[in-house]
RNA sequence: AGAGUUUGAUCCUGGCUCAGGAUGAACGCUGGCGGCGUGCCUAACACAUGCAGGUCGAACGGGACCUAUGUAGAUCAAGACUUCGGUCAAGUGAAAUUUAGGUUUAGUGGCGGACGGGUGAGUAACGCGUGAGCAAUCUGCCGUAUGCAGGGGGACAACAGAGGGAAACUUCUGCUAAUACCGCAUAAGCGCACAUGAUGGCAUCAUCGAGUGCGAAAAGCUCCGGCGGCAUACGAUGAGCUCGCGUCUGAUUAGCCAGUUGGCGGGGUAACGGCCCACCAAAGCAACGAUCAGUAGCCGGCCUGAGAGGGUGUACGGCCACAUUGGGACUGAGAGACGGCCCAGACUCCUACGGGAGGCAGCAGUGGGGGAUAUUGCACAAUGGAGGAAACUCUGAUGCAGCGACGCCGCGUGGGUGAAGAAGUAUUUCGGUAUGUAAAGCCCUAUCAGCAGGGAAGAUAAUGACGGUACCUGACUAAGAAGCCCCGGCUAACUACGUGCCAGCAGCCGCGGUAAUACGUAGGGGGCAAGCGUUAUCCGGAUUUACUGGGCGUAAAGGGAGCGCAGACGGGACGGCAAGUCAGGAGUGAAAGGCCGGGGCUCAGCCCCGGGACUGCUCUUGAAACUGUCGACCUGGAGUGCAGGAGAGGUAAGCGGAAUUCCUGGUGUAGCGGUGAAAUGCGUAGAUAUCAGGAGGAACACCGGUUGCGAAGGCGGCUUACUGGACUGUAACUGACGUUGAGGCUCGAAGGCGUGGGGAGCAAACAGGAUUAGAUACCCUGGUAGUCCACGCAGUAAACGAUGAUCAUUAGGUGUCGGAGGGCAUAGCCCUUCGGUGCCGAAGCUAACGCGAUAAAUGAUCCGCCUGGGGAGUACGUUCGCAAGAAUGAAACUCAAAGGAAUUGACGGGGACCCGCACAAGCGGUGGAGCAUGUGGUUUAAUUCGAAGCAACGCGAAGAACCUUACCAGGUCUUGACAUCCCGCUGAAUUGGUGGUAAAGCAUCAAGCUCUUCGGAGCAGCGGAGACAGGUGGUGCAUGGUUGUCGUCAGCUCGUGUCGUGAGAUGUUGGGUCAAGUCCCGCAACGAGCGCAACCCUUGCCCUUAGUAGCCAGCACGUCAAGGUGGGCACUCUAAGGGGACUGCCGGGGACAACCCGGAGGAAGGCGGGGAUGACGUCAAAUCAUCAUGCCCCUUAUGAUCUGGGCGACACACGUGCUACAAUGGCGCGAACAAAGGGAUGCGAAGGAGCGAUCCGGAGCCAACCCCAAAAAGAGCGUCUCAGUUCGGACUGCAGGCUGCAACCCGCCUGCACGAAGCCGGAAUCGCUAGUAAUCGCGGAUCAGCAUGCCGCGGUGAAUACGUUCCCGGGUCUUGUACACACCGCCCGUCACACCAUGGGAGUCGGAAGCACCCGAAGCCUGUGACACAACCGCAAGGAGUGAGCAGUCGAAGGUGAAGCCGGUGACUGGGGUGAAGUCGUAACAAGGUA
Repeated sequence: AGAGUUUGAUCCUGGCUCAGGAUGAACGCUGGCGGCGUGCCUAACACAUGCAGGUCGAACGGGACCUAUGUAGAUCAAGACUUCGGUCAAGUGAAAUUUAGGUUUAGUGGCGGACGGGUGAGUAACGCGUGAGCAAUCUGCCGUAUGCAGGGGGACAACAGAGGGAAACUUCUGCUAAUACCGCAUAAGCGCACAUGAUGGCAUCAUCGAGUGCGAAAAGCUCCGGCGGCAUACGAUGAGCUCGCGUCUGAUUAGCCAGUUGGCGGGGUAACGGCCCACCAAAGCAACGAUCAGUAGCCGGCCUGAGAGGGUGUACGGCCACAUUGGGACUGAGAGACGGCCCAGACUCCUACGGGAGGCAGCAGUGGGGGAUAUUGCACAAUGGAGGAAACUCUGAUGCAGCGACGCCGCGUGGGUGAAGAAGUAUUUCGGUAUGUAAAGCCCUAUCAGCAGGGAAGAUAAUGACGGUACCUGACUAAGAAGCCCCGGCUAACUACGUGCCAGCAGCCGCGGUAAUACGUAGGGGGCAAGCGUUAUCCGGAUUUACUGGGCGUAAAGGGAGCGCAGACGGGACGGCAAGUCAGGAGUGAAAGGCCGGGGCUCAGCCCCGGGACUGCUCUUGAAACUGUCGACCUGGAGUGCAGGAGAGGUAAGCGGAAUUCCUGGUGUAGCGGUGAAAUGCGUAGAUAUCAGGAGGAACACCGGUUGCGAAGGCGGCUUACUGGACUGUAACUGACGUUGAGGCUCGAAGGCGUGGGGAGCAAACAGGAUUAGAUACCCUGGUAGUCCACGCAGUAAACGAUGAUCAUUAGGUGUCGGAGGGCAUAGCCCUUCGGUGCCGAAGCUAACGCGAUAAAUGAUCCGCCUGGGGAGUACGUUCGCAAGAAUGAAACUCAAAGGAAUUGACGGGGACCCGCACAAGCGGUGGAGCAUGUGGUUUAAUUCGAAGCAACGCGAAGAACCUUACCAGGUCUUGACAUCCCGCUGAAUUGGUGGUAAAGCAUCAAGCUCUUCGGAGCAGCGGAGACAGGUGGUGCAUGGUUGUCGUCAGCUCGUGUCGUGAGAUGUUGGGUCAAGUCCCGCAACGAGCGCAACCCUUGCCCUUAGUAGCCAGCACGUCAAGGUGGGCACUCUAAGGGGACUGCCGGGGACAACCCGGAGGAAGGCGGGGAUGACGUCAAAUCAUCAUGCCCCUUAUGAUCUGGGCGACACACGUGCUACAAUGGCGCGAACAAAGGGAUGCGAAGGAGCGAUCCGGAGCCAACCCCAAAAAGAGCGUCUCAGUUCGGACUGCAGGCUGCAACCCGCCUGCACGAAGCCGGAAUCGCUAGUAAUCGCGGAUCAGCAUGCCGCGGUGAAUACGUUCCCGGGUCUUGUACACACCGCCCGUCACACCAUGGGAGUCGGAAGCACCCGAAGCCUGUGACACAACCGCAAGGAGUGAGCAGUCGAAGGUGAAGCCGGUGACUGGGGUGAAGUCGUAACAAGGUA
C1' cells in the first nucleotide's frame, strides 16, 4: 500500500466482499510447563448455609468466675477430758458477707456502623468533564494557638420481683452508676440586637476598632507517665451550593410552562434560591431545536486510524446513582443510611392462626436464565481501615492459594552424523518420482516434567497465610510432551481415487450434470503453533457523509420561477477599542495508562524511578496587520434624476377580414363522403357541387426570421386607455444603501374541480363501421364533457439549457437584434463601444460525450439537493384541498449489482452503394398418375446402425439371395476366429475321404517337411497355465484425422509509426475502377503476410520433332469389298516441345491516372471456355460404424462360430428419380454420322441354333492392332388420325434364359397373353445465361449375378436478360440499439401455484408516561393540647417547658375516569418480494413494426 466482483472488451460512477488489528468473549478439534493478568456482558431474577462491623472495663453500675483479705462460722476433726450421755478442742474451713485485685462480659455510655466492599437499575441532568466562583456555606477525628474546667440536681437501663405471649418480644412495680441527662456560676474570645468610625470592594456588603444590652461551656479516668473534656481562632481534610463551555438520536415530537417567570414580605436551610408560603405583576423557554419520545451511568482511559476521526467505558483510578419496589423521617460532624428505624406493595419463611421474621447489586455458594464466566479455600504475616492509652480485638478490604489456554509473555517436545536414497505409503508415461536425512543405526545433551538434598528475600526486635514455595545442587532416561486450519482466484500451497447439478462446498466471484487442483478421502504441500480455526462485535481498508478530504449537463443529485424577514458573506482611505487573532508570563490539566531514558525479576510480559507530553481551560501583561465593533469620510459597487429610441411584456375596452359549420332562397341531378381496400354515415323528403343572403363561435394565413419581450409559466390581426421592466447617452444627486436567502409570501403550461354564461370547429368517454386469431387499439363515420368567457380552487410537468443566483478574471473568428460615437470616395461601407441572441474554436476542464467570455475554465459568497438497485415517491402520521390529489416521506424484506459514456460486433418490418439464375425475362421440370429408390411412421423375434432446415432423405450403400451383417431365433467354443511370450508333446503346413449334424463344432482314415556341427534349430500343429486377446459396446459434448457449409464470397490480419486514459482506431476509410482489399489518385500513415490474380491440367489456332497398332496426297501391286501390300509421313491423328493475347495498335471518354467504350488485325480480345486450387474463421456442424485414440463398460460374453430368418414388412406421409399422358408423336422398313472408355477366372469375332433372352462355337486380342460395338436422336419411305387409342405400360398368368452351392422369402433378362392409373397436374416449388437448357444415345466403377442411381462421353441444339422496385443470400460505408448464447436476441403486465416480510382491519390483549378526581399509611411541620410529666422557678398553690392525644396542610401505594402514545394479536383484505423449464397476449429495446 491494495485486491475481487457489473462488460464480448473499455473507461467511469457505484455498491457488495476480502486481506489487518482488537475482545471480559463463546463454539469445534487439540492440549506439555511456568510467570503475570483476568473471569455473570444474560434475570437490578429468587436465594438455603456460613462469614463480611465492631471496639473501648483506662467512662459507668451490675452479673459470673478466680485470687487475696476481713467478718462469719456450717461441716469435719488431730487431740484432750469423759460420768461414755457427752464436753472441750488446735485445725479444717461450706453458705453468706466485707475489702482489694484479676479475668470475662449482657446493659448504660463513647467512638465507629455516612469509610471500606458491590452493582449500573435509574439518570440526557450542573449527572459527568473542564475551568471559575461562594462577600451565600458546614466540616467529627487531625495539627497550631489562646483561654477554661467552680458548684449542684434529678432520672433511666442493667438488676430484682410480678405478669402476658407459641414465638418475636413485652407490660407493671422497685433499686442504682457514669465521660448519660439538667439547671446555676464564670466568659479572654464567640453569637445576637442597636447604633458608630476607618479601610476595602462590581453590588448586596466585607474587614478592623470603640460602645450598650442580651445569650451560651465543660468530664472525668488513670498503671501518675498520661489519656481525655469545654470555648474561640486559624490550618488541613472532606462536603454543600452557583456559574461559563462541552456532552447521543428522532421535527413523521413545534409549540411548552401555572410555582410557571419575576417582584415584595415571610418561613425554612449549614448556606443562596419558588426550596416553601401569602400577595402583586404576566411573564419565562423555543427553529442557535423548547416540549415530547427513544437510548444511555459520565470521565481518566481502551481499541482502531498516517492523522482528523470513528467505536467503546470490562479490569485499574476519579465522580455520580442505587441497595427487594415506592415513600418517610430519626440519630448524627456527616445519611434522606446495602448488612439502622417507620409505613405501604409484591414475594419468601415460621406459627399454637392470635401474630411474627426477612432482604447476597458484600465474600464464597445454590437454583434459574444463558452460547457463556471460578472455591461454601488459607491468613490477618504484609498494606490499609475501625475502636482502644496500650496489649489487643475486628476486618470475605487486602495478601495469598484453588479452578478456566480466557488473554499476554517465556520455555520445551531434542542436537549432530547418517544414501542401500531401506521398508511402507502415494503416484507413474512402469523408466521412475515423492515422502526423504526424514526414519533406522551411531555419537551427544538434559531446558521443562519426574526423583533426591539444600533452601530464601518479603520483617527495623518479635510475628510468614503464601510455603518446604521461588531458587540452587545432584543422579537418571531421548525418554513423558503437536496439533489445527488451508491448498480455484483474491491468497502461500497439487496430485490420485470416489461422487456425477446427487451428496455437498461457499467470505465475494462461484464450484458439482463421468476425466472436479473448488464436494469426500488419501498422499504431498503451505501457514500458524500449545494452540489453530469458526462465529459475534468494533475500527480500518471506505476520500463509501469527504473539517483534513466528495459531488449535482448525461452516472444519485439545481428548488418550476420571483420577491424577501431572520441568518451567512460583503467596496476604498483614516482614527479609536481589543471580542476573535497572535506573543510572553502564571495557575490548572490527579494518579495510573501511552511516549522517551534508566533500573528490578535469568529474558520478556510484568513492576519501579526520572523526564517529557497531556494539542484543553482560566487569569494576567502586551501587539494591532487581518476579522469584528464605534466614530467621522470617499465614489469605483448599488440606486435616483435628466434626454432618447426598440419590443408578440401585462390588463381592459372596441373594431376587422379570410375560413369552417349551420339556416333561408336560387341553379342543378345521383350520387356524395371516406380508405391500403371498404363499410358505417349523408342523399330522389333533392344531398355533394354552385350562386346570393343571413346567424354564431373560435382562431388570427402571408409578414415570421435559431427575430423580439418577459423572472419563469408564457406572449403573435388592428386601434385606444392604463401599466411593468430592460437598454443607450449624460454624470446632476444619495453615499455601501450590496449579494444570497432557511422559513414565509406571490406567480405558475396542459389537464382537473365549483358557480354562471357560451358552444362554430376540434374532440377524452361513448356508439357504429372496418382491420384482426382476438382488437375494449392504431384507420373511418359520428359524438358528450372539455377546449372559449367571468369569478374562485387546484399547484403539478421531460415546469429542460435535464446546467440555482451574484461578482470578477481568462485567445480569437464569424452572423444577427437594439442603441451610441467616429471616419470615408455616403442608395452605402468601414472603425470603436454598451446591452442582448446564435455558431465555430485556443488554453483549461471533463469518465467520455462534450463545455469553451451566454463555461461544464479560474477565484469568491450564499441557497437547494445527492450517498447502491428494487421495495417506493409506496405505507403510516401530519399539513393543504370540495374532490381528484399535492407536500413531507420511511421500514421489513430482497439482489450483487443497478447505472453513465464510449468501443468492436451482431441485428433492424433504418439509410446509401454493389454483387449473385436472387428476382425479372425465358426454356424445361417437380407437386397430380404408375413404378423405382431413400426417409419418417407403424409393424416385427429382428425389421442392425448412422445422417436431420439450407448443409439428412438414388446420403454412408462404386451394387443386402448365403457371405457381406453389425440385427433376431436356435446350436456350439472359452487363452479363444486374430497378436506376442512360456512349458510339454508331435512332425508338418496342407490336401483328399468317411461318419454324424440343419450346419458348424465333433469323431475318424489316408497322403504329406527343411537345415544340421546330429546336441538341436527353423517353421507349424496339438495339449496346458497365465499374462492377455477380442468388442461395429458407450461417449464426435474428451480427441486426432477427414469432410460438409457460409463461399471461389473478397475478405482476414500483422510489424512499426500516429491518435485515444482505455477497449480500440488509423492502415483496410474517401474519389474513381474492377470478377476481385483488382488497379489508380488522395490521405498519419509506411510496409508486409494469408486470401484474389498468375504459375498447373484440359480445350480452341499454328509451328517443330517423331511416324506404329495411326494416316493415304502422290507412285505401284491388289481385292467381291478392304491402307490388304510395297512405299511414304504431305494431311488427319497421336504426344513431346515451342509460338500465340500483352489493352500491344488506332479513335473516343476519364483526371494527362487506373480503367471503360468502339475499331483494326487475329483461330482466339479484354479473365477466350472448363477444371484443379477453398484465407482468418463460424456452426460443441458430421463421423468413436473407414482408420487412429483417452476414459468408462463386457470377459464361459456386449467376444468367437454355424444354420435359418431379417435389413426387401405396409393403413399411411415426405424427398429424389424413371416412364408417360402422345401426331414436334407411335410403329415398321432399309440406309448414315461419334466421343470417351473397358477387356486374361477377361473381352469374346466369324459361323451356326433359337421368335427372343440366350446357347453352341472359339478366331483374334495383355490391345491407337482384336473384341465389347448396334451409337441413338436425326434424315428418307410407309402406316396410324385424336381414340384411354397402334398412346401408356403398371399389375398379373403361362412358358423360358442367365449367374450362382442355392433365385421361396429375395436377382436380372426373354416370349406370349393380360393392358391399371394417367388426356399435362391445387397451394406451392426446382434447374438453367451457350455449345448452356432441353433432347438423344454410348461407356465405366462396384460386380458371380443385379441400376431408373452415381461418375464420365459425345450427337442434335434453343429461348431470354428491359432492369435492380420487390423475395432470398452476400459484400462495403453509415445510423439506432436496453442485443453479445448476439432478433430463433432481449423483455413487460395480468392470471395460476408455493413461500416470505409488510400496510389496512370489526376488534381484542398488554405496556410506559402524564393529567384530573377519590381514598389517604408512615412521617415532618402547623394548630390545639381540658390529659400526663423527675430535673428549672416557687414554701406551696401553681408557673415555665415538654409530651401523649386530637385536628389540619403535604403525602407513597391503591381506586376511578378521559384523551393520547407504543407494542402483541385478529376473520378478512391491499399491494410488494422471491421462486430451471405453467397460462394469456407483445407493451418496451431497431422507425420495435402507431417513434